Background:
This is a predicted complex of two RNAs, RNase P RNA and transfer RNA, with 439 nucleotides together. The coordinates come from a structure-prediction model, not an experiment, and the mean pLDDT is 77. Rfam match: Bacterial RNase P class A. It is annotated as a ribozyme. Gene Ontology terms of the family: dimeric ribonuclease P complex, tRNA processing and ribonuclease P activity.

[in-house]
RNA sequence: GCAGUUGGUUGUUCUGUCGCUUUUUCGAAGCAAUUCGGGAAGGAGGAAAGUCCGGACAACACAGAGCUUUACACUUCCUAACGGGAAGAUAUCCGCGAGGGUAUAGUAACGAAGAAGAAAAUAACCGUUCCGCUGAAUGCGGAAUAAGGGUGAGAAGGUGAGGUAAGAGCUCACCGGUGAAACGGGUGACCGUUUCAGCCGUUCGUCUUGUAAGUUGCAAUCCCAUGUAUAUCAGUGCUUGAGAACUGCUCGUUCGAUGCUGAGGGGUAGGGAGCUUUAGUUACAUUGUGAAAUGUAACACAGAUAAAUGACAGAAACCCGAUCAUUCGGGUACAGAAUCCGGCUUAUAAACCAACUGCUUUA
RNA sequence: GAUACGUUAGCUCAGUCGGUAGAGCAUUUGCCUUUUAAGCAAGGGGUCCCGAGUUCGAAUCUCGGACGUGUCACAA
Numbered sequence: 001g002c003a004g005u006u007g008g009u010u011g012u013u014c015u016g017u018c019g020c021u022u023u024u025u026c027g028a029a030g031c032a033a034u035u036c037g038g039g040a041a042g043g044a045g046g047a048a049a050g051u052c053c054g055g056a057c058a059a060c061a062c063a064g065a066g067c068u069u070u071a072c073a074c075u076u077c078c079u080a081a082c083g084g085g086a087a088g089a090u091a092u093c094c095g096c097g098a099g100g101g102u103a104u105a106g107u108a109a110c111g112a113a114g115a116a117g118a119a120a121a122u123a124a125c126c127g128u129u130c131c132g133c134u135g136a137a138u139g140c141g142g143a144a145u146a147a148g149g150g151u152g153a154g155a156a157g158g159u160g161a162g163g164u165a166a167g168a169g170c171u172c173a174c175c176g177g178u179g180a181a182a183c184g185g186g187u188g189a190c191c192g193u194u195u196c197a198g199c200c201g202u203u204c205g206u207c208u209u210g211u212a213a214g215u216u217g218c219a220a221u222c223c224c225a226u227g228u229a230u231a232u233c234a235g236u237g238c239u240u241g242a243g244a245a246c247u248g249c250u251c252g253u254u255c256g257a258u259g260c261u262g263a264g265g266g267g268u269a270g271g272g273a274g275c276u277u278u279a280g281u282u283a284c285a286u287u288g289u290g291a292a293a294u295g296u297a298a299c300a301c302a303g304a305u306a307a308a309u310g311a312c313a314g315a316a317a318c319c320c321g322a323u324c325a326u327u328c329g330g331g332u333a334c335a336g337a338a339u340c341c342g343g344c345u346u347a348u349a350a351a352c353c354a355a356c357u358g359c360u361u362u363a
Numbered sequence: 364g365a366u367a368c369g370u371u372a373g374c375u376c377a378g379u380c381g382g383u384a385g386a387g388c389a390u391u392u393g394c395c396u397u398u399u400a401a402g403c404a405a406g407g408g409g410u411c412c413c414g415a416g417u418u419c420g421a422a423u424c425u426c427g428g429a430c431g432u433g434u435c436a437c438a439a
Stems, first nucleotide, its partner, number of pairs: 001359010012316007020043010045334001049345002052343005057217004064251004069213005074088005089104006105208002109206005125149002127145007157175006176200002178197008221273004232263005243255004267437002280299008317332006364435007373388004382419001390406005412428005
């Protein structure tokens, strides 16, 4: 210098004119609610998005028993909580590398693996060996055999020697794995060493165990105001119980008749609270590998309701292209709060910082 | 704003505990008929919304995205 990896940060600025919105203040009008005019202060984001998780908050429900469903599942920690995050462990895949992806409770019991192939786990199609038909054979039948062939994603641990009729963990040596024991290291998952046991196919699922989940979401919920019609029709039920509550289901318990369900019709759709001060933001210090925690100081930072946060003009900054320095033209993403937080995921022009990797050149 | 669901042939839909994607209508060709319709026979037509992942193998399972649809105001 080029190409990358990981983590983090920023993500346009200023001036003028005209508007929008919230709060507040001054003046005027009004009995008052409120209205009009002027001033001051505030007015989108890193994702406000998707609504995928977890909470706060609110309402209802919280006598009991059984069954089911969903999510998660290595270790230690962080946190209000989580299916999130941090730091690690083991296995495997990708990359030359820095690094990145995925998986991980248990195996007592059970099931599946289409097509192909003899066989998908009580393996005999070809082959090999022995025996019989026999006097003989390349033929036929029987038995033994998992070393070789072919099929497949996957074929009964691998190599060598012994052994055998031929073979085979059948036996032995070494290697790999699994299980058990002892010792050592680590908070722990686990790792290392030694010894013993021939114990030795793979994947997925059911299942089992543990943990968590009551339901509905600010259109929750509360208050004030306004207005009205149980029009009518159909089905069903009235103690031989429709239906409702215990919010997945069943039992059980309780309630239950101007009832319940459907079609259809009538009215009001205004205001306030909830609403933005909190797991708050920023800076610094300390602790910790880190997520994060603790302490101190300062600050108050949107609250709309058909929904404000804008438009125009000029200048600056950055990038791209053309050109002889001047200069000219073009561009500045993704996107838009709606109860509020913590995460995850997705979109994003351009730029910057730190650590590290590979290649090349020079010293 | 909250919440539930869907996307498979031209149209309407099956197929969801993974194993060669189907039906009806439509469409094409042939037969029948003087001709058309109906009828009979044969055929064609698929990015299973898109992109990743798991798996030997994905319409189906998992994750992310796109598009579409439904429901939810108050009182008696």